[in-house]
RNA sequence: GGUAGCUCAGUGGUAGAGCAGAGGGUUCAUAAGCCUCGGGUCAUGGGUUCAAAUCCCAUUCUGGCCA
Numbered sequence: 001g002g003u004a005g006c007u008c009a010g011u012g013g014u015a016g017a018g019c020a021g022a023g024g025g026u027u028c029a030u031a032a033g034c035c036u037c038g039g040g041u042c043a044u045g046g047g048u049u050c051a052a053a054u055c056c057c058a059u060u061c062u063g064g065c066c067a
Stems, first nucleotide, its partner, number of pairs: 001061002005019004013050001021037004043059005
């Protein structure tokens, strides 16, 4: 450090962005750009709290540092 298919935000009060995907519109056609939409067991288990992605403990996986 583990959050959407990928790359990452989110430090207690409605889970988000970009890219990717789907649909629309545009075009003779394609691409680009424009509009809309879908998609989440926030690694796992437990604890604290009215309320946990967020705080605490354990476990697991990945990367790095020291000896």
Molecule: transfer RNA
Organism: Patescibacteria group bacterium